[in-house]
RNA sequence: AAACGCGUGAGUGGAGAUCGCCGGCGGGAUGCCCGAGAGGGUCCGUCGGAGGAAAGUCCGAGCUCCAAAGGGCAGGAUGCCGGGUAAUCCCCGGGCGGCGAAAGCCGACGGAAAGUGCCACAGAGAGCAGACCGCCGAUGGCCAGCCCCUCGGGGCGGGCACAGGUAAGGGUGAAAGGGUGCGGUAAGAGCGCACCGGGCCCCCGGCAACGGGAGUCGCACGGCAAACCCCAUCCGGAGCAAGGCCAAGCAGGGGCGAGGAGCGGCCCGUUCCACUCGAGUCCCGGGUAGGCUGCACGAGGUCGGCAGCGAUGUCGAUCCCAGAGAAAUGAUCUCCCCCGACUUCGGUCGGGACAGAACUCGGCUUAUUCCACGCGUCUUCCG
RNA sequence: GCCACCAUAGCUCAGAUGGUAGAGCACGUCACUCGUAAUGACGGGGUCGUCGGUUCAAGUCCGACUGGUGGCU
Numbered sequence: 001a002a003a004c005g006c007g008u009g010a011g012u013g014g015a016g017a018u019c020g021c022c023g024g025c026g027g028g029a030u031g032c033c034c035g036a037g038a039g040g041g042u043c044c045g046u047c048g049g050a051g052g053a054a055a056g057u058c059c060g061a062g063c064u065c066c067a068a069a070g071g072g073c074a075g076g077a078u079g080c081c082g083g084g085u086a087a088u089c090c091c092c093g094g095g096c097g098g099c100g101a102a103a104g105c106c107g108a109c110g111g112a113a114a115g116u117g118c119c120a121c122a123g124a125g126a127g128c129a130g131a132c133c134g135c136c137g138a139u140g141g142c143c144a145g146c147c148c149c150u151c152g153g154g155g156c157g158g159g160c161a162c163a164g165g166u167a168a169g170g171g172u173g174a175a176a177g178g179g180u181g182c183g184g185u186a187a188g189a190g191c192g193c194a195c196c197g198g199g200c201c202c203c204c205g206g207c208a209a210c211g212g213g214a215g216u217c218g219c220a221c222g223g224c225a226a227a228c229c230c231c232a233u234c235c236g237g238a239g240c241a242a243g244g245c246c247a248a249g250c251a252g253g254g255g256c257g258a259g260g261a262g263c264g265g266c267c268c269g270u271u272c273c274a275c276u277c278g279a280g281u282c283c284c285g286g287g288u289a290g291g292c293u294g295c296a297c298g299a300g301g302u303c304g305g306c307a308g309c310g311a312u313g314u315c316g317a318u319c320c321c322a323g324a325g326a327a328a329u330g331a332u333c334u335c336c337c338c339c340g341a342c343u344u345c346g347g348u349c350g351g352g353a354c355a356g357a358a359c360u361c362g363g364c365u366u367a368u369u370c371c372a373c374g375c376g377u378c379u380u381c382c383g
Numbered sequence: 384g385c386c387a388c389c390a391u392a393g394c395u396c397a398g399a400u401g402g403u404a405g406a407g408c409a410c411g412u413c414a415c416u417c418g419u420a421a422u423g424a425c426g427g428g429g430u431c432g433u434c435g436g437u438u439c440a441a442g443u444c445c446g447a448c449u450g451g452u453g454g455c456u
Stems, first nucleotide, its partner, number of pairs: 001380001003377007010369001013336007021049007031042004051354001055365002058363005063239004070268004075235005080094005095109001096107004110230002115228002117224003132170002134166003139163002141160003145156004178196006197219001198217003202213004243293004253284003256280001259273004300319008337352006384455007393408004402439001410426005432448005
């Protein structure tokens, strides 16, 4: 230098002018306009006016209503350990495993010796398995040969692969009941031994996950839980179209009906309304589909100190910062910046991502630009 | 804005508990017919919306995207 890795920052660039749009606050007027009304608008000044993701709606909360959300079952979520937080499937630190030369990155990472289920095809055998080829055939059997003999048989070496032994090697498969080596054997095999791996138990370190060490057991316990399931922990439901207030209108009816509703999986429990003069968020039919609020001071932003490895907590100072009609947040001109094309070197033209608030926050994920800055590693190249 | 669901052949849809994907219509060729339709026989056609993960193995299980549909007062 290049490559790789990590982090931080900014993001239609900067300055000026003119004309607009939306909203808050203050003032003036108390008029005028729209509307049946609730209510909305109109004037002047001043202040503010998109994002790091406002997105996906994937998690977690605040807030609101359902009863102040009770018990059990079902269902769902999470899943190494410890911590942070309002809370989390998030974040931080650590452990273990994997990838990488390293910096570093990634991991749904509890339980398969509680049970059930599955493991297609191939293959001899797929779960407390199995023998196709192969190896052996010590032992038993069969077939020749030679020798001995008391003629019953005995011995020696050889062959067959019949009984049988074996699980080294081949072959099938994703997976074949530990791996490598030596010994051993008829051939083999944890059959024996050494090392590695594994189970059990003890000691030490650590809050723990886990790590280290000693002993013991020849090895029992294949894989799948993003299959059912088991264990531990957590979870009531709905969502600002929640909810509250107001204005207008219908009101008179017909049917069903003994239980209904809160309670939107089921049961219990409980509260309320009814029980035929009749509840009913049951059906038909009728009316309205308007306004205000919720709604911008919040787990808030910035700066600094302290505690902590860190996530974060705490203290002090300071700031007020969009909010709707699902509709505003812009347009034009001048100069400058970066990139590309053309050029008569004066300039001209084009471009500067992804995307856009709608009850509000904390995360995650996804989309995206030219980049800028800082730190780290040292496989490779050059000096 | 919030909630629920879907995507498999050209079209409409199957695919129990993961094991190598089908049906009907359509299309092509042949037969039947004077010819067409109908009918019969045979055949072609699929990265199962995309990407990643779990698993020996994914249309199926899990996650993230893309496109589409429905509901609310």
Predicted 3D model of RNase P RNA and transfer RNA as a complex of 456 nucleotides. It holds a member of the Rfam family "Bacterial RNase P class A". It is annotated as a ribozyme. Rfam links the family to the GO terms dimeric ribonuclease P complex, tRNA processing and ribonuclease P activity.